[in-house]
Context: one part of a larger RNA
Molecule: large-subunit ribosomal RNA, domain II
Organism: Nanobdellota archaeon
RNA sequence: GGCAGGGAGUUUAUUUCUGUGGCAAGGGUAACCUGUUAAGCGGGGUACCCUAAGCGAAAGCGACAAGCGCGUAGCUUCGGCAUGGCGCGUCCUCUGAAAGGGGGAGUAGUCACAGGGAUAGUACCAGAAAGGAGGUGAUCUAUACCUGGAUAGGAUGAAGCGUGGCGAAAGCCGCGUGGAGGUCCGCUAUCGUUGUUGCUUCUAAGCACUCGAGUGAUCUGGGCAUAGGGGUGAAAAGCCAAUCGAACCUCCUGAUAGCUGGUUCCUUCAGAAAUGUGUCUUAGCACAGCCUCAUCUGAGAUAGUUGGCGGGGUAAAGCACUGAUUGGGAAAUUAAGGAAAGAAAUUUCCAGUUUCGCUGUCAAACUAAUAAUCUGUCAACAUCGUAGAAGAUGGGAGUGAGAGUACCGGGGUAAGCUUGGUGCUCAAAAGGGGAACAACCCAGAGUAAGGUUAAGGUCCCAAAUUCUCAAUUAAGUCAAGAAAGUGGUAGUAAUCCAAAAACAGGCGGGCGGUAGGCUUAGAAGCAGCCAUCCGAUAAUCAACGCGUAACAGCGGACCGUUCGAGGAUUAUUGCGCUGAAGAUGGACGGGUGUAAAUUGAGAACCGAUACCUUACAAAUAGAAAUAUAUUAGGUAUGAAGGUGUUCUGCAUGGGCAGAAGUAUCUACGUAAGUAGAUAUGGACCGUGCAGAAAUAAGAAUCCUGCU
Repeated sequence: GGCAGGGAGUUUAUUUCUGUGGCAAGGGUAACCUGUUAAGCGGGGUACCCUAAGCGAAAGCGACAAGCGCGUAGCUUCGGCAUGGCGCGUCCUCUGAAAGGGGGAGUAGUCACAGGGAUAGUACCAGAAAGGAGGUGAUCUAUACCUGGAUAGGAUGAAGCGUGGCGAAAGCCGCGUGGAGGUCCGCUAUCGUUGUUGCUUCUAAGCACUCGAGUGAUCUGGGCAUAGGGGUGAAAAGCCAAUCGAACCUCCUGAUAGCUGGUUCCUUCAGAAAUGUGUCUUAGCACAGCCUCAUCUGAGAUAGUUGGCGGGGUAAAGCACUGAUUGGGAAAUUAAGGAAAGAAAUUUCCAGUUUCGCUGUCAAACUAAUAAUCUGUCAACAUCGUAGAAGAUGGGAGUGAGAGUACCGGGGUAAGCUUGGUGCUCAAAAGGGGAACAACCCAGAGUAAGGUUAAGGUCCCAAAUUCUCAAUUAAGUCAAGAAAGUGGUAGUAAUCCAAAAACAGGCGGGCGGUAGGCUUAGAAGCAGCCAUCCGAUAAUCAACGCGUAACAGCGGACCGUUCGAGGAUUAUUGCGCUGAAGAUGGACGGGUGUAAAUUGAGAACCGAUACCUUACAAAUAGAAAUAUAUUAGGUAUGAAGGUGUUCUGCAUGGGCAGAAGUAUCUACGUAAGUAGAUAUGGACCGUGCAGAAAUAAGAAUCCUGCU
């Protein structure tokens, strides 16, 4: 891992609601006693409990068995009557001076059983880290004590002593002797365990190599002592039996867990939430919201469209207001500031401030003017509703981590970011498309078949057009991309030139006064300053550029000639191009495509569980026959109906001529399941109606066994 077996909402008390039944203004007994018995059942037992009256803190006081109206079911002589119900009125009580206000009143309860909840108990099951009590441990280890044992060999050479020398002495020096030391070397023994990215099972700490101590605070045998908030500790919170920041065992104990995991048969109907408020609260809970079921009631309801009458101050826009803000102009004013003139007073100019009109721009916290959407209400249409709408009451929940997308906002450089609003979707939604892809597009799946479409597609993979017409693109653009750039190409509009010859090219001219004046070493069109005329001309600048020290020289403007048909400029549109860098090799899904790309127009086809048709089975209504307008996905959850297991009671059956069980097959049922056949097996087993449960297994790192 697999298989088999086991494995989780139980039970008691109190309480509430629903259903069924008994009795009913009452209902019920409990303990206990007694009769008879196999459990049990019968008889007694009124203590006690609930109800029958409320209001008030209390003293205390103390109510409609009907006075009026509406009206459902039902009945009807279609006039109406009217149980239940509703609205008034009236009454009791408290408060109050009163008015008024609060509570109550024209009777329904109680007991049993069953079921749904609540609360307390282990309370659906499994799971802590812990806490407490009483015991057991020092054969491991820590320390102390008692009594024993062990320590190759070598080295060094303290004190003391002897002797020699020196010295006045104290003493010092040499040589010898001696044998000290938490001394040295050391794989003796023994103890330790430094390093190793060596080995990896002999071992829940070893082996190998290496290394430290090795006469000492040394090592060690046996005995003995100290015990759990305690010991012991040359102190590491170390050690106290593979357990230590509080040992182990048993008990309290099924501790508690707002946390995690698990929680067992079928079908049918409905079907959420991830929001608000509060919370030592944000992993929880309470109330509300949203779901479900039942009851009551009894006729209207409103997601849609259109219109009428209203609400409003957003988008866009605008600058009259509040602020920001460009340019020049006019006027007023100016203490201080700058400049000029003047002897000064002062004047003028600049700068500044304010105002006016012109001009150019902005605003979430600006708006004179102002949309669409939205929204209130009324009406009509539409849709839904007696197969019961809207509404009300009661039982049961779950949820209270949400997510994506489109649009509108806040925060943020930004984010598959965060925080709001509205719609949709996922969550809880399958199917078709999007290559693949929770939330994008189409579309909401009862079963079986046939057809038609949606989104999206129709060259091949791969169902369907190599379809028709007109254009564009040459970039494989298509098949990612900005600012910015582009004599790529196709259009549109306007202006100008042009057979009296445009544009481009070729050829020729491009002059004289004059080297204009000044300046300057020089200044000749071309350093700089001033001026910028006249004449001859087809035209020709007191010169647009290069150039020279200055000249020279070369072009240009301008003119003529040649040539012969379009040319120049501006604005704008479509499709392209550049801009364009990423980490394994690589992607339009692929092949490939010049259309099989893009734009516009059109025709056909393919394509889903959508739509249509047929049959069946549900749901709904009904007693049924039957009917069909409506319904049909579904997590949490609510409601309903069934299947199976074990046992008990009553009734009734099967079985050695073969029960249960097991294996395979067949038939029936939407399903849980049921029935049958054959084989095996060898003694018990059903069915109907009731009742009672230790009642259904795939999951819990589930438990036990086998393998």